This is a predicted complex of two RNAs, RNase P RNA and transfer RNA, with 482 nucleotides together. It holds a member of the Rfam family "Bacterial RNase P class A". By type it is a ribozyme. The coordinates come from a structure-prediction model, not an experiment, and the mean pLDDT is 75.
RNA sequence: UCAGGCGGCUGGGCGACCGCUCCUGCCAAGGCCGAAAGGCGGCAGGAGAGGAAAGUCCGGGCUCCACGGAGACAGGGCGCCGGGGAAAUCCCGGCGGGCGCGGCGUGUCCGCGUUCAGGGAAAGCGCCGCAGAAAACAGACCGCCGGCCCUCGGGUCGGCAAGGGUGAAACGGUGCGGUAAGAGCGCACCGCCCCGACCGCAAGGAAGGGGGCACGGCAAGCCCCGCCCGGAGCAAGGCCGAAUAGGGAUGGACGCUCGCUGAAAGGCGGGCAGGCGCGUCUUCGCGCUCCAUCCGGGUAGGCCGCACGAGGCGGCGCGCAAGCGUCGUCCCAGAUGAAUGGUCGCCGCGUUUUUCCAUUUUGGAAAUAACGACACAGAACCCGGCUUACAGGCCGCCUGACGCG
RNA sequence: GGGCCACUAGCUCAGGCGGUUAGAGCGCGGUCCUGAUAAGACCGAGGUCUGUGGUUCGAGUCCACAGUGGCCCACCA
Numbered sequence: 001u002c003a004g005g006c007g008g009c010u011g012g013g014c015g016a017c018c019g020c021u022c023c024u025g026c027c028a029a030g031g032c033c034g035a036a037a038g039g040c041g042g043c044a045g046g047a048g049a050g051g052a053a054a055g056u057c058c059g060g061g062c063u064c065c066a067c068g069g070a071g072a073c074a075g076g077g078c079g080c081c082g083g084g085g086a087a088a089u090c091c092c093g094g095c096g097g098g099c100g101c102g103g104c105g106u107g108u109c110c111g112c113g114u115u116c117a118g119g120g121a122a123a124g125c126g127c128c129g130c131a132g133a134a135a136a137c138a139g140a141c142c143g144c145c146g147g148c149c150c151u152c153g154g155g156u157c158g159g160c161a162a163g164g165g166u167g168a169a170a171c172g173g174u175g176c177g178g179u180a181a182g183a184g185c186g187c188a189c190c191g192c193c194c195c196g197a198c199c200g201c202a203a204g205g206a207a208g209g210g211g212g213c214a215c216g217g218c219a220a221g222c223c224c225c226g227c228c229c230g231g232a233g234c235a236a237g238g239c240c241g242a243a244u245a246g247g248g249a250u251g252g253a254c255g256c257u258c259g260c261u262g263a264a265a266g267g268c269g270g271g272c273a274g275g276c277g278c279g280u281c282u283u284c285g286c287g288c289u290c291c292a293u294c295c296g297g298g299u300a301g302g303c304c305g306c307a308c309g310a311g312g313c314g315g316c317g318c319g320c321a322a323g324c325g326u327c328g329u330c331c332c333a334g335a336u337g338a339a340u341g342g343u344c345g346c347c348g349c350g351u352u353u354u355u356c357c358a359u360u361u362u363g364g365a366a367a368u369a370a371c372g373a374c375a376c377a378g379a380a381c382c383c384g385g386c387u388u389a390c391a392g393g394c395c396g397c398c399u400g401a402c403g404c405g
Numbered sequence: 406g407g408g409c410c411a412c413u414a415g416c417u418c419a420g421g422c423g424g425u426u427a428g429a430g431c432g433c434g435g436u437c438c439u440g441a442u443a444a445g446a447c448c449g450a451g452g453u454c455u456g457u458g459g460u461u462c463g464a465g466u467c468c469a470c471a472g473u474g475g476c477c478c479a480c481c482a
Stems, first nucleotide, its partner, number of pairs: 001401010012347007020048008031040003050376001054387002057385005062233004075229005080094005095118001096116008104107001119224002124222002126218003141164002143160007172190006191213001192211004198205002237304004247295007255272007275288005311330008348374001349372004353367005406478007415431004424462001433449005455471005
């Protein structure tokens, strides 16, 4: 210098014109839409998507429902230690384990990077396929050694667990001694177990001492221990409130027949009854149908919830950090068939083209022109996290290649 | 906006508390049968178990995240 990986920050800029949504101030108090509730104006000023607004994977605020308090069971979740935080399975720092690289003093040592849902397997149950003799109270296939027998190749009895072979895993490893052959049988070193001065808030580390070695793995299988959790979600919830249907209260009854007129539909006049059913007709009572008025609930619709909050920015102090404290300053989207946009100019960036320079390759500079869907993506009650998507630019760390000293 | 469920062969579904090489029916291909077809008989192919990680000796199965598809919702009674 280039390439790759990881992490953090950023996420085109300026201007003009025309629009959209909201807020504040002033003017007007008249008009329009709507049954009502309510909404709509003009001018000026101001504000107007994100780091993820996404997935809805966690935790809260807020609202309603349930509940006298506390506890237990069931169900679900979490799990090294310390700190942070409202809380969380989140964040920071550390401890321990795994993996990779490097170093030399070659030790299962040290350093760096990375990763881990990382309590308990001597409380209990369960599982460990195939292979292999044997897979969890060990055991003996091939072997090795000794005694006896015999057809000299084996058989039988006993000892052994070193070697072979299987597996992810075989009841310590290497070496020496020892033995009939062997074996922690004995010894040295390493490993393991127990105790442990001392260090550390703790997880944990560990000088040293003791023990021939006893204790396989899986709990993202059941389970045990400790801790946490009532349910639903802004379509929560509250207020105002049509038409139609339905509910309640009060009052009432649609009809039949005759005559005249008329082509008919209908109109006018007279008479009878005072809706229907049941209770024996009536007074009266009950039920049903229809009409009128009034009342209350809810729907459509409208308004609130709804944006000042675990808030942003900056300085100082504390802290390794996450973060905390204090001071100053600012108000910063609020739609609801759903605003936050469109056109143009200049610049920036990328690609293509041309010229020049340098060169092993990669490249650097300039020019004018064209193209560019200029990355992922669009708030919907709000906030803190996690995860996922993301062109380009800047910074840091690690790895590799090349060049120079 | 909020709440929840499912992904296994071309289609519809099995797959017990993790164990060798994941099955069934329909469909597809071939052969036989028939003069020919259908039906029938026999044989065969076809799977990154939606994807990526993790736990484990071992994952379709257990866990996490993502992707795709689907379902439900106001108020009163």